[in-house]
RNA sequence: GGGGGCGUAGCUCAUCUGGUAGAGCGUCACGUUCGCAUCGUGAAGGUGGUCGGUUCGAGUCCGAUCGUCUCCA
Numbered sequence: 001g002g003g004g005g006c007g008u009a010g011c012u013c014a015u016c017u018g019g020u021a022g023a024g025c026g027u028c029a030c031g032u033u034c035g036c037a038u039c040g041u042g043a044a045g046g047u048g049g050u051c052g053g054u055u056c057g058a059g060u061c062c063g064a065u066c067g068u069c070u071c072c073a
Stems, first nucleotide, its partner, number of pairs: 001072007010025004019056001027043005049065005
């Protein structure tokens, strides 16, 4: 320098052929207990790396860019 993969909640990851984003763990509250843990119920938490484009509508398609992993030179 060139090719390819990945980037979504605090962490690990789903969401596939575009229709308004979820799970597990964690955190908080309540219940349970003398108290803790376990268990049960509920809640908070994401402008989907960034910018732009296509579209009535984009995490999803296109372009650029940043970070990271990998292959080639």